Model confidence (mean pLDDT): 80 of 100. This is a predicted structure of a 91-nucleotide RNA (Glycine riboswitch aptamer).
RNA sequence: AUGAAAGACUGGAGAAGUUCGCCAAGCGCGGAUGCCGAAGGUGCAAGUUUUAACAAAACGAAUCUCUCAGGCAAAAGGACAGUUUUUUCGA
Numbered sequence: 001a002u003g004a005a006a007g008a009c010u011g012g013a014g015a016a017g018u019u020c021g022c023c024a025a026g027c028g029c030g031g032a033u034g035c036c037g038a039a040g041g042u043g044c045a046a047g048u049u050u051u052a053a054c055a056a057a058a059c060g061a062a063u064c065u066c067u068c069a070g071g072c073a074a075a076a077g078g079a080c081a082g083u084u085u086u087u088u089c090g091a
Stems, first nucleotide, its partner, number of pairs: 003088009016033001018032005034072003040068001041066001043064001047059004
C1' cells in the first nucleotide's frame, strides 16, 4: 500500500398527510384496512464439515426473501457510498 474497527462531515430510496373512535384539542392516543424495505431480525445458494460411500444433519451471503420489528407529508431515522481523523493488522 491493502484490509479491519470507531468518530466527524456530505449524499442517501420506497410506501395512505387513508379511515373509525377517543380526546386534555396536541404533528396526541387506540382500532381497522391498504401498502413499503434500506435500522435491527427471519429464511437459503455455492461451498465446507461429519460418512468407506450414500442418505441425513450442522455451518453457511446479499440491496435476494419474509414483513416479526420498523416505516408510509415535513422533521427524525436510514442500508449503502464518498471525504477525513484515530486505532489496529501487516510487507